[in-house]
């Protein structure tokens, strides 16, 4: 400087359980490892999810359904960036 087949010192942790927060998605913590070469960080574009509130439509006035993020994943794509072994030159 290229690039991750295989190895490995180390790393990080799905599903799933216990508690917690959270109207929900869904997050912390600790157990636990399906799987990971960036499963480190960013959350910028797509994309997914959920709808408290808002609005709009029904009603038996209790409710009920529809859109809708400003919530959320980021371990779905992409991108930006910072590193760790290893190979190659």
């Nucleotide at each position: 400087a290229a690039g991750a087949a295989a190895a490995a010192a180390g790393g990080c942790a799905a599903a799933c359980g216990u508690c917690c927060c959270g109207a929900a998605a869904g997050g912390g913590a600790c157990g636990g490892a399906c799987g990971c070469a960036a499963a480190g960080c960013c959350u910028c574009a797509g994309g997914c999810c959920u709808a408290a509130g808002g609005u709009c439509g029904g009603u038996g006035u209790g409710c009920c359904g529809g859109c809708u993020a400003u919530g959320g994943c980021g371990g779905c794509u992409g991108g930006g960036u910072u590193g760790c072994u290893c190979u190659u030159a």